[in-house]
This is a predicted structure of a 78-nucleotide RNA (c-di-GMP-I riboswitch aptamer) from Halochromatium glycolicum. Its Rfam family is "c-di-GMP-I riboswitch aptamer". Its family is annotated with cyclic-di-GMP binding in the Gene Ontology. The model forms 95% of the base pairs in the Rfam consensus.

RNA sequence: GAAAGGGAAGGCCACACCCGCUGCGAAGCGGGGCCGGAAAGCCACGGGUCUUGCGUGCAAGACGGCCGGGUUGCUACC
Repeated sequence: GAAAGGGAAGGCCACACCCGCUGCGAAGCGGGGCCGGAAAGCCACGGGUCUUGCGUGCAAGACGGCCGGGUUGCUACC
C1' cells in the first nucleotide's frame, strides 16, 4: 500500500405511522418520525411479490428496506 472479516468514533440512511402533493393503481416525492441497516449508496440483469390493461396467459409498470448478482464508497483498531 492492497484485499477480506469484525467493528470503536465521527457521521450516513430512514420501517411502520402522520400530513401534503403526483399517479387508474402498485407506489413515488417533500416534511415529521425512527423499526432497523456495515453499503438500507447506485443498477430492474435473474428470481419473486404487487399494480394496471386485455382475457389465453401475455403486455406495460412498481418494489434495490424480498432474494441473488453487478458496480462504487468511509473507517481508529484487531